[in-house]
Context: one part of a larger RNA
Molecule: large-subunit ribosomal RNA, half A
Organism: Salinarchaeum sp. Harcht-Bsk1
C1' cells in the first nucleotide's frame, strides 16, 4: 500500500403510518344579539399546545351513559365517582380588551363622565323614539379600471388578453329570462332564459401575415309563468297607536286593467286560469344510535398463536381494523332489521277569496330626446350587415311603429322597442364523508414532530430542520471507581439491551484495532489477460496432474543420399511420412487435491471517465468522496403504422335506463368521416368492363401451353378551359370506429440557467432637500463704520491720534465637523470603508438632536448620474411567471440489424430554420441492373507543342522604302548628299501566353455490343413514414490567392471523422490491413547485432565524413578528397615531373628619350649560329646589371596530359538549463548501391469448434437438420428483441421451523441480470401471464444529507496598543475568582448625572454541558428566589411644523385626492406648564419608602369682598458691551482634627446647614423740586428749555443679602471672619439685517381661614472599547448635562486630585 474481521462514525436501504395529494357524493354563509380574526388572562405544581373567559381545561338542565375519572401528558401531592362521575348530543348562563369598533382617543392602552347607534339612510309622536346599513369569507358569479414579458422567429395594426393585477358588490349560488325572438321565400316552422353535445375550426375576420371565431339548427338536461304604467272610477286606502290620536295621499293612496290587448255600451256563459290567503305532508337520501350469527377445541413449534397438524360450526355477516406472528367463529364492527334528528319543503294535496271566457260596436289608451339619421370613438367573428359611447339633428301613434345580416321601392313573414319580477337545471370547495394501478419522510402540502413555528428582513415580505425502545417500562434495585445527577465496572429486566432512551433494520463514504500478503535497488490511469508464490478454505463448485491409446484440420519437417548453384542455399527421393488443437477412452497419482478468493511476483499490452469538438490522456471544460434526489410527460386536434370488430357503409357524443353502482350492461345516429367529380362561380355529372400483356396462383398432353384475382397498357367516359387541337383533374365501389406505437401543432411541452418588461404594494430608523421645536462653538489676533479730541479748510471736507467692534476676516488637534497626502498600516481586518500621522473648516451659505414631509420614470440633488436603509443609468417585496432564450450545460439498464451528413437551393441568412441529397423502415411492383475491362460510332480542344497559321508581347542584326526626327556639307536658291535614329517593309536570329492557336493527347463523356459483375433470397422503380446532417479534416492529382505558413479557397479519389489490430520510437487520417468468440497454422506492410521475434546471411562496389544507421533528404557557390565512364594530344625514336647543363650571336632593332640596352611608349619583329635559345613571358636596375621563364640537350623509364560527365563524400552550417540515429552502439559495416538466399512478423490468409445473423427443409408453432467464396466493424440516426423497478388483476406459492433488507462467499448467463449457502435481522415476500407508470444515473461549477484526504503537514498568524508581583482564601482543582500589600493606568476621562434604545441583563443563594478568543470555584451564562412605592420628577394638559377623521366635491371606483367647513390629534432628553426640600434608611428603590420642615390645585364650610374686563404676562433673533451677584477656586487669619517631627516649625483635611416665608431694594422708568443758552454723562453710542445736572418719592431683580425654617439634621470635633475673581442667576446698553427673529393653553388682574382630597401611567439596571445600532463581550457610531490644583492666553499639551481602573480579558 491492497483486503477481510471485529467495533465506531454515519443514517441510506427494507419494513411501518396519528400526514398528504387527487377524485366523487354531501352540504353551504357568519356579523350592531358585536363576526372572522387577535391580545391578554386561566391549571395545587403549567414553559408549549388544545380548551375556556374574572362563574376562566369550566357553569345550569334536559337526554344518552354505567365504572372510572382529574385534556395533549403514563410525574408528585390532593381529590370526583351507584345521591351516577368522566364521556356524547341538545338547550342555556358567563364570555376580560382589541378588532366593522360605533361616546372621545390612542401601537390591545387612556380619558370624559351629563353615560354615549359615531357615520350614512328610512319611518318618526322630533325622544335616536323605532329600523336599517357599516365588517369578514376557499374558490365560485356580475359590474368597472385594465398592463407586460410574450408571439408575429425584427416590428407598429395584430397576438398574449378583456388575461394578470387593482376597485364595487352579491348570493348559497351569481347572472340571464318570458320576444318589438328566430326560421323561412313559392311560402315548411319554432315558441321564455340557461347548460351540456353538435354545429365548427364552419361562416366571418386578419400587415386577409401570426393568428382570432360564432350564431341558427337539431340531440339532450331542467322545465313556469307573471305584475305594472296608461285608458275608466275618484279617497272607496295605507301607516303608528290597546284607545284616543296622528301621518301619508287629488304632482292621485286605492279599484279596473296588460296585449289573439284593454277601457266604455250592449249581450251571452258560469266560474275552476292567474293571483293573493290560510293549513300543510310522504317516499328516497344524510346523520346519531340500538339489536346484530358461529371455536378461543385438541396436538406442535413458540416469549407470546392470530402458524403447522387433525376436528368442529356461522354466513342476507369472508368490507376494514385490532389483539404479545397470518383470527368468518377473542375484541370492535360488517350484512340485515329498528328508532331519533334532518333535508325533502312551508313543496304536492287542500281550504278561502279573487275571476276565465264568448259575440258586436263608436270612441279612448298601450312606456320619447326614444326609434331613426350623421361626425368621431371602443369593442365584437359580426363582414356596408354586432353591441356600447360620445356629440348634434330628431320621428309615428294600431289606418302606427320595428326585424327578416348592404341599400331603397312594393308585398309577405315574424313581433310590438323606449317599466319590473321569477323556481329549475349551471359554477366552486373553506367545510363533511367516502373511495384511490397517487406517495411513503430528500417523496407526499412549505408543514406527519413546537409550523407559518425556529430564524432573517425597518418593512411589505421570506422562511427550514427533525417520524419508529419494547408485547408490557417490566425505562436497570443494590454495591464499586470517581470532585460528580458526568462517565464506566459489575449486576438484574426481558425472547432480544449490538432493543437502554442519540433507543427497529443499520448500507456507503471514512476511522480504531487485529489478520493475511506484499513493502525501501521505487517511478506511477491505479487495470486487463496468461503465468508463478504465499495464505484461507464450514456450506453452497467438483475437479486437477502424469502416462497409454485414439483422435487427426490447416499446415508440414530433421537426418540420409543423389543433383544444382561462384555462394548463402536450393531441389527430387524418403514423404504429404513423422509431427500437428480441442475432444474421446484407459491406467496411475493428487483430497488442501483443482477450480475459487486475497495478496503479491513475472510476461504481453496499455495516456482515465462525461462533453465539447475537423481533431483530447490534454497544458479544453465538469465532478473531493459516498448515500438519497434529478430530465420526453399529460390533453385536444391531426398524419402514419400494427391489431381487433364491422364493411357501402361504419362510429356514437351529450344525456337515459338497469345493475353488484364513479369502472358494467343496454338504450341514444343529434351529428361525423366514407360513398362523384370537375369548376372561380353559375352550373354540368362518370367504365357494375371494350381490347391486349401478364407476376402470384391454378390446370394441362410440362425445353412448354392455358386461364389469370391483384397489378400494367391502351381505348372511352365526366368536368373545366376551348373556334379547334390540345391540356388539367377525376372515373371500372373501400371505408370507419377502437386500442396500441412512431411523428407534427397548440399549450411551461425533455430538464436546470439569465440580464429585462409590466402590475400591485412596502420603504426617507441611512441618505438628499424642505419644514417646525431646541442646542453647541477654548482661546488668541485683526481693527471696518460710527463717535471724540487736535490740525488743516472759505467750504465741502481732508490728515493725525484716540475710541469703538464690524467681518460668509485671520490663528486655532476647544468642542464640533471634514477628509488632503502619506497612494503609510490593515486588507480570510478590529472594520463589508477601521488604524495612525499630516491636512481643512471652526459666527457661519456653520455644525448637532428631536419631530415632519417629498415615493420609483417617481423624489430629492451648491449637479458627482450624486443619494432615496451595505441594493441605484431607475429601490425593495410579491405577482404576471414554469416570460422568452436561434446560447452553455445536463440527459438514468442490455443486445441484434442496417448506417450517414458535415453538400445544393432559398432565408435580415450565416451558431438557425425549411426543401432536396445522403440514412433507416414498411409495403407495392416483378426482371433486369451496372460502378469495371474491350470495342465501334459520336461529342471535347486541357497537358504538351507551335511562331508569316491568328492575337498580342519580345532579344540581337542586316537589308529596303525613303516616311518622320536631329545634326553636318555643298547650293544664291530651289534643292541635293550624308551621318544617326525611330517607324514601316523584308530576310535572318533569339525568347513568350490562364483569357493566342496551324496542330494536339492521356482522359472524360453519350449510345450501342461483348465479356465480367449483380438480380426471382425480388435488384431496378414507386409510395407512405421515421431521422440525422447543411463547423469538417488530412494525404494525393490538377488548380486559384499569398513572400510564405501545420495558411486561405476550389475540385476529382481515398482515408479520418465513425475504422479496431500490425508497422512507422511514441505519433486521427502514410504502409499492410476492413477486428463474431476461443485455439492451430502461412504470410503482408516492416524487419532478421543486443534492448527485440528472425542472418554478425551470400556475391559484388561505395563511403571515412560517425556521412550515415531518422520518411525529418539544409542552398546559392566553392572542392588536385576519392572512385567511376567517354573524348583529344603527348609517349619506349623515351612522353609528363624533378635533377643537371646550355638558353647564343648581327645588337644596346629602329625611333623616342636626359637615358630608353629583351622588358616608360612608337614601329618592325628579321637575319646567323645551333640540340636549342623570343627584335623576349616575368622578377628587376635611374639606365646598365643581375635572377628566372619559353626552347633544347642529359640522366630517369612508362605512362603524361587536357576537356567532359557520372557515384559517394568536404566546406559554406549560428540559440537560447544536457546531449541523443528509439537507445546502446556500429566502418570490406549493424552506413550507402546493386544482385541473391533463408527467416521473423497482424484480429490479413488458411483451418478446428462455438455464437449470431439470413436463407432452405420442417413443424399448427418450437425442436431438429442444412446452406452462407460472393453474412459478422461503426458516431448521428432508424428499426427490432430482451433484463431489471412501482402497484393492480388473474393463477400458484414461501414465511417465527424465521419475510424484506445488510454482510460474506459460490454458481449460471454475450449481457442487462438471475440463482445458490452462511450470518445478520425480526415481519413480511415471491413467480407466471395480462396490465400500470412520478420506472433504471457517474457526471449537470446538479439539489440535500453524511465523511475524507490535504494533515499532526505548512507553520507559530490570531487571543494586539506600559501592568502586574508577592502573600493569603476558597476549592477535586486557581497566573485570571475573593481579600491585602506594594507597583501602575485615566482628568473635558476610561470621573459624575441623564435622553433614546434595549428589556430583567439589578440583588441574593445554588451551579459550571453552554455561552467567555485561555482558565474559572468567576459571570451581563444556567437555576431558583426577591427587587421598581410620587398631588408637588416626568407623562398626563396646550398648541408648532404636521397628520388623521366627519361633510362636501373629484374620481368608472376606492384602502386614493388638492381646496373650504368642522373635529381630533401631534413635543417624556430639551417648546410653552400650577406645586418639595433637606437628612436618613435596602442586598437591590427612592426630590417616590421614613423623619423633619413646606408647597399647588380641586371641593367643602366659614369670614371678608362687590369690584371684573380691560389691560398686562405667557412670548422669543444675531453680535458685541457695561453692571448687580452667587456656588466654585484662590489668598490672608481664626479654631478643630490629623500626618511628619528631639526641637523649631512645616504639611494635609475640615470650619456644614435646603426647599419655603418674611424683610431689604440696584439699574432703569415715571412723578415732584430745580431751571442749565452749553452743561451733564458713558466702555461706547449719546442727552437736553417738548425741561439738563441737583435733590425728594413711586414703581422695580436675582438661585443676591439679612432673619426665620433650625433647641431639625450633619459632624470625632471645630461648627468664624475678612479680601480677589468670578459660570449659572439678574438689570442695563449699543450696532447689524434684501434675514425683523412661534402658536396656544394657561396666568396675574382677582383675599384669607379651617377640613377633606389629588386617581392613573413610567420609576429595577446599562447608557456603553461586554447590557443600544454595528450577525460577536467587535479598536467603529451614537444626543444633552457638571468639570477642581499646578501650568499657561486657553476646555491646549504635560502632571496630579475626587472618582474609577489593572477586563479596553
Nucleotide at each position: 500500500c491492497c483486503a477481510u474481521c471485529c467495533g465506531g462514525u454515519g443514517g441510506a436501504u427494507a419494513g411501518c403510518u396519528c400526514g398528504g395529494c387527487u377524485c366523487g357524493a354531501g352540504a353551504g354563509c357568519c356579523g350592531a344579539c358585536g363576526a372572522a380574526g387577535g391580545g391578554c388572562g386561566u391549571g395545587c405544581c403549567a414553559a408549549g399546545c388544545u380548551g375556556c373567559g374574572a362563574u376562566a381545561a369550566g357553569c345550569u338542565c334536559g337526554g344518552g351513559g354505567g365504572a372510572c375519572c382529574c385534556g395533549c401528558a403514563c410525574g408528585g401531592a390532593g381529590g370526583g365517582g351507584a345521591a351516577g362521575a368522566a364521556c356524547c348530543c341538545g338547550a342555556g348562563a358567563u364570555a376580560c380588551c382589541c378588532g366593522a369598533a360605533u361616546a372621545g382617543g390612542a401601537a390591545u392602552c387612556c380619558u370624559c363622565a351629563u353615560c354615549g347607534c359615531a357615520a350614512u339612510u328610512g319611518c318618526u309622536u322630533u325622544g335616536c323614539g323605532c329600523a336599517a346599513u357599516g365588517g369578514g369569507g376557499a374558490a365560485c358569479g356580475c359590474c368597472g379600471u385594465g398592463a407586460a414579458c410574450u408571439g408575429a422567429a425584427a416590428c407598429a395594426u395584430c397576438u398574449c388578453a378583456g388575461u394578470a393585477a387593482c376597485g364595487g358588490c352579491a348570493g348559497g349560488a351569481a347572472g340571464a329570462g318570458a320576444a318589438a325572438u328566430c326560421a323561412a321565400u313559392u311560402a315548411c316552422g319554432a315558441g321564455a332564459c340557461g347548460u351540456c353535445g353538435u354545429u365548427a375550426g364552419u361562416a366571418a375576420u386578419c400587415g386577409c401575415g401570426a393568428g382570432u371565431g360564432a350564431a341558427c339548427g337539431c340531440g339532450a338536461c331542467a322545465c313556469a309563468g307573471c305584475c305594472c304604467a296608461a285608458a275608466c272610477c275618484g279617497a272607496a286606502g295605507c301607516c303608528c297607536u290597546c284607545a284616543c290620536g296622528g301621518g301619508c295621499a287629488a304632482u292621485g293612496u286605492g279599484g279596473u286593467g296588460u296585449u289573439g290587448g284593454g277601457u266604455c255600451u250592449g249581450a251571452c256563459u258560469c266560474u275552476c286560469a292567474u293571483c293573493g290567503u290560510c293549513a300543510g305532508a310522504a317516499a328516497c337520501g344524510g346523520u346519531u344510535c340500538g339489536u346484530g350469527a358461529a371455536g378461543u377445541c385438541u396436538c406442535c413449534u413458540g416469549g407470546a398463536a392470530c402458524g403447522g397438524a387433525g376436528c368442529a360450526c356461522g354466513a342476507u355477516a369472508c368490507a376494514g381494523g385490532g389483539u404479545g406472528a397470518a383470527a368468518g367463529u377473542c375484541c370492535c364492527g360488517u350484512a340485515a332489521c329498528g328508532a331519533g334528528c334532518u333535508c325533502g319543503a312551508g313543496u304536492a294535496c287542500g281550504a278561502c277569496g279573487u275571476g276565465c271566457g264568448u259575440c258586436a260596436g263608436c270612441a279612448c289608451c298601450a312606456g320619447a330626446g326614444u326609434a331613426g339619421c350623421g361626425g368621431g370613438g371602443g369593442u365584437u367573428g359580426g363582414a356596408u350587415a354586432u353591441c356600447c359611447c360620445u356629440c348634434g339633428c330628431c320621428a309615428a301613434u294600431a289606418u302606427c311603429c320595428c326585424a327578416g345580416g348592404c341599400a331603397u321601392c312594393g308585398a309577405c313573414u315574424g313581433g310590438g322597442a323606449a317599466g319590473g319580477c321569477u323556481a329549475a337545471g349551471u359554477a366552486c370547495u373553506c367545510c363533511u364523508c367516502g373511495a384511490g394501478a397517487c406517495c411513503g419522510a430528500u417523496a407526499g402540502c412549505g408543514g406527519a414532530c413546537a409550523a407559518g413555528u425556529a430564524g432573517c428582513g425597518u418593512g411589505a415580505g421570506c422562511g427550514a430542520a427533525c417520524g419508529c425502545u419494547g408485547a408490557a417500562a417490566a425505562g436497570c434495585a443494590c454495591c464499586c471507581c470517581a470532585a460528580g445527577a458526568a462517565g464506566g465496572g459489575a449486576g438484574g429486566u426481558g425472547c432480544a439491551a449490538u432493543a437502554g432512551g442519540c433507543c427497529u433494520u443499520g448500507a456507503a463514504a471514512u476511522u480504531g484495532g487485529a489478520u493475511g500478503g506484499c513493502g525501501a535497488u521505487g517511478g506511477a490511469g491505479c487495470g486487463a489477460c496468461g503465468g508463478g508464490g504465499c495464505a484461507c478454505g464450514a456450506a453452497a463448485g467438483g475437479u486437477c496432474c502424469c502416462c497409454u491409446g485414439u483422435g487427426a484440420a490447416a499446415c508440414g519437417a530433421c537426418a540420409g543420399u543423389a543433383g544444382u548453384g561462384c555462394g548463402a542455399a536450393c531441389u527430387a527421393c524418403c514423404a504429404g511420412u513423422a509431427g500437428g488443437a480441442a475432444g474421446c477412452a484407459g491406467g496411475g497419482g493428487a483430497a488442501g487435491c483443482c477450480g475459487g478468493u486475497g495478496u503479491u511476483c513475472c510476461g504481453u499490452c496499455g495516456u482515465a471517465c462525461g462533453u465539447u469538438u475537423u481533431g483530447a490522456a490534454a497544458a479544453a471544460c465538469g465532478g473531493a468522496c459516498c448515500a438519497g434526489g434529478g430530465a420526453g410527460u399529460g390533453u385536444g386536434c391531426u398524419g402514419g403504422a400494427u391489431u381487433g370488430g364491422c364493411g357501402a357503409g361504419u362510429c356514437u357524443a351529450a344525456c337515459c335506463c338497469g345493475a353488484g353502482c364513479a369502472u358494467c350492461g343496454g338504450g341514444g345516429a343529434a351529428g361525423g368521416c366514407g360513398u362523384a367529380g370537375g369548376g372561380a362561380a353559375a352550373c354540368c355529372g362518370a367504365c357494375a368492363u371494350g381490347g391486349c400483356c401478364g407476376c402470384a396462383g391454378c390446370g394441362c398432353u410440362u425445353u412448354g401451353c392455358g386461364c389469370g384475382a391483384g397489378g400494367g397498357c391502351c381505348g372511352c367516359c365526366g368536368u373545366g378551359u376551348u373556334c379547334a387541337a390540345g391540356c388539367g383533374c377525376g372515373g371500372g365501389g373501400a371505408g370507419u370506429c377502437a386500442a396500441u406505437c412512431c411523428g407534427g401543432c397548440a399549450c411551461g411541452a425533455c430538464c436546470c440557467g439569465a440580464a429585462u418588461c409590466c402590475g400591485g404594494g412596502c420603504g426617507a430608523u441611512c441618505u438628499a432637500c424642505g419644514c417646525g421645536u431646541g442646542g453647541g462653538c477654548a482661546g488668541g489676533g485683526u481693527g471696518a463704520a460710527g463717535c471724540g479730541u487736535g490740525c488743516c479748510g472759505a467750504a465741502a471736507g481732508g490728515c493725525a491720534c484716540g475710541u469703538g467692534g464690524a467681518g460668509g476676516c485671520c490663528c486655532g488637534c476647544u468642542a464640533g465637523g471634514g477628509u488632503u497626502g502619506g497612494u503609510g498600516u490593515c486588507u480570510u481586518a478590529c472594520a463589508a470603508u477601521a488604524c495612525c500621522c499630516u491636512c481643512c473648516c471652526g459666527u457661519g451659505a456653520u455644525c448637532c438632536a428631536c419631530g415632519u414631509g417629498u415615493a420609483g420614470g417617481g423624489g430629492u440633488g451648491a449637479a458627482a448620474g450624486g443619494c432615496c436603509c451595505a441594493u441605484c443609468g431607475a429601490g425593495c417585496c410579491c405577482g404576471g411567471c414554469a416570460a422568452c432564450a436561434g446560447c452553455u450545460g445536463g440527459u438514468u439498464c442490455c443486445a441484434a440489424u442496417c448506417g450517414a451528413a458535415a453538400c445544393a437551393u432559398g432565408u435580415c441568412g450565416a451558431a438557425g430554420c425549411a426543401u432536396g441529397a445522403c440514412c433507416g423502415u414498411u409495403a407495392c411492383c416483378g426482371a433486369g441492373g451496372u460502378a469495371g475491362u474491350c470495342c465501334g460510332u459520336g461529342g471535347g480542344g486541357u497537358a504538351g507543342a507551335g511562331a508569316c497559321a491568328c492575337u498580342g508581347a519580345u532579344u540581337g542584326g542586316c537589308g529596303g522604302c525613303c516616311c518622320g526626327g536631329a545634326c553636318c556639307c555643298c547650293g544664291a536658291g530651289a534643292g541635293g548628299g550624308g551621318u544617326c535614329u525611330g517607324a514601316c517593309c523584308g530576310c535572318c536570329u533569339g525568347u513568350c501566353a490562364a483569357a493566342c492557336u496551324c496542330c494536339g493527347a492521356a482522359c472524360c463523356u453519350a449510345c450501342g455490343g461483348a465479356c465480367g459483375c449483380u438480380g426471382u433470397c425480388g435488384a431496378c422503380g414507386u409510395a407512405g413514414c421515421g431521422a440525422g446532417u447543411c463547423c469538417g479534416g488530412u494525404g494525393u492529382g490538377c488548380g486559384g490567392g499569398g513572400u510564405a505558413a501545420g495558411c486561405c479557397u476550389g475540385u476529382g479519389c481515398a482515408c479520418c471523422a465513425u475504422g479496431a489490430g500490425g508497422g512507422a520510437g511514441a505519433c486521427a487520417a502514410c504502409c499492410c490491413a476492413g477486428a463474431g468468440u476461443c485455439g492451430g497454422g502461412u504470410u503482408a506492410a516492416g524487419g532478421u547485432c543486443c534492448c527485440c521475434a528472425a542472418g554478425u546471411g551470400u556475391g559484388g562496389g561505395u563511403u571515412a565524413a560517425g556521412u550515415g544507421c531518422g520518411a525529418u533528404c539544409g542552398a546559392a557557390g566553392g572542392u588536385g578528397g576519392u572512385c567511376c565512364c567517354g573524348a583529344g594530344c603527348c609517349a619506349c625514336a623515351g612522353a609528363c615531373a624533378g635533377c643537371c647543363g646550355g638558353g647564343a650571336g648581327g645588337u644596346g632593332a629602329g625611333c623616342u628619350u636626359a637615358g630608353a640596352a629583351g622588358c616608360a611608349g612608337c614601329u618592325a619583329c628579321c637575319c646567323u649560329c645551333u640540340a636549342a635559345g623570343a627584335a623576349a613571358a616575368g622578377c628587376g636596375u635611374a639606365a646598365c646589371a643581375g635572377c628566372u621563364u619559353a626552347c633544347c640537350g642529359g640522366c630517369c623509364g612508362a605512362g603524361g596530359u587536357u576537356c567532359g560527365g557520372g557515384g559517394c563524400g568536404c566546406c559554406c552550417a549560428a540559440a537560447a538549463u544536457g546531449a541523443u540515429c528509439g537507445g546502446g552502439g556500429c566502418u570490406c559495416a549493424a552506413a550507402c548501391c546493386c544482385a541473391c538466399c533463408a527467416c521473423c512478423g497482424a484480429u490479413a490468409c488458411c483451418u478446428g469448434a462455438c455464437c449470431g445473423u439470413g436463407c432452405c427443409u420442417g413443424u399448427c408453432a418450437c425442436a431438429a437438420g442444412g446452406c452462407a467464396a460472393c453474412c459478422g466493424u461503426g458516431u448521428a440516426g432508424a428499426u427490432u428483441g430482451g433484463c431489471g423497478c412501482u402497484c393492480c388483476g388473474a393463477u400458484c406459492g414461501g414465511g417465527u421451523g424465521g419475510a424484506a433488507g445488510c454482510u460474506c462467499g459460490g454458481g449460471a448467463u454475450a449481457g442487462a441480470u438471475c440463482u445458490c449457502g452462511a450470518g445478520u435481522g425480526g415481519a413480511c415476500c415471491g413467480a407466471u401471464c395480462g396490465g400500470u407508470g412520478a420506472c433504471g444515473a457517474a457526471a449537470a461549477u446538479c439539489c440535500u444529507g453524511g465523511u475524507c484526504a490535504u494533515a499532526g503537514u505548512a507553520g507559530c498568524a490570531g487571543c494586539g496598543u506600559u501592568a502586574g508581583u508577592c502573600g493569603g482564601g476558597u476549592g477535586a482543582g486557581a497566573a485570571u475568582c475573593c481579600c491585602g500589600a506594594c507597583g501602575g493606568c485615566c482628568u473635558c476621562a476610561a470621573g459624575a448625572g441623564u435622553a433614546a434604545g434595549g428589556g430583567u441583563u439589578c440583588c441574593u443563594c445554588g451551579g459550571c454541558a453552554c455561552u467567555g478568543c485561555u482558565u474559572a470555584u468567576c459571570a451581563g451564562c444556567c437555576g431558583a428566589g426577591g427587587g421598581u412605592u410620587a398631588g408637588c420628577c416626568g407623562g398626563c394638559c396646550c398648541u408648532a411644523a404636521g397628520u388623521c377623521c366627519c361633510g362636501u366635491c373629484g374620481c368608472a371606483a376606492c384602502u386614493c385626492g388638492a381646496g373650504c367647513g368642522g373635529g381630533a390629534c401631534a413635543a417624556a432628553c430639551a417648546g410653552g406648564g400650577a406645586a418639595a426640600c433637606u437628612g436618613g434608611u435596602u442586598a437591590a428603590u427612592a426630590u417616590u419608602c421614613c423623619a423633619g420642615u413646606g408647597c399647588c390645585g380641586u371641593c367643602g364650610u366659614c369670614c371678608a369682598g362687590u369690584g371684573a374686563a380691560a389691560a398686562c404676562c405667557g412670548a422669543c433673533g444675531c453680535u458685541u458691551u457695561c453692571g448687580g451677584a452667587u456656588c466654585g477656586a484662590c489668598c490672608a487669619a481664626g479654631c478643630c482634627g490629623g500626618g511628619c517631627c528631639u526641637u523649631c516649625g512645616c504639611c494635609c483635611g475640615g470650619u456644614c446647614g435646603a426647599a419655603u416665608c418674611g424683610c431689604c431694594g440696584a439699574a432703569a422708568u415715571c412723578c415732584g423740586u430745580g431751571g442749565a443758552a452749553g452743561c451733564c454723562g458713558u466702555c461706547a453710542u449719546g442727552g437736553c428749555a417738548c425741561g439738563a445736572a441737583g435733590c425728594g418719592g413711586a414703581u422695580g431683580a436675582a438661585u443676591a443679602g439679612c432673619g426665620a425654617g433650625a433647641u431639625a439634621g450633619c459632624g470625632c470635633a471645630a461648627g468664624u471672619u475678612g479680601g480677589u475673581u468670578c459660570a449659572a442667576c439678574c438689570g442695563a446698553g449699543a450696532g447689524c439685517c434684501c434675514g425683523u427673529g412661534a402658536a396656544a393653553a394657561g396666568g396675574u388682574g382677582a383675599g384669607g381661614a379651617c377640613g377633606a382630597c389629588g386617581u392613573c401611567c413610567g420609576u429595577a439596571c446599562c447608557g456603553a472599547g461586554a447590557u443600544c445600532c454595528g450577525a460577536c463581550a467587535c479598536a467603529g457610531g451614537u444626543a444633552c448635562u457638571c468639570u477642581g490644583g499646578c501650568g499657561g492666553c486657553g476646555a491646549a499639551a504635560g502632571c496630579c486630585a475626587a472618582g474609577g481602573c489593572c477586563u479596553g480579558u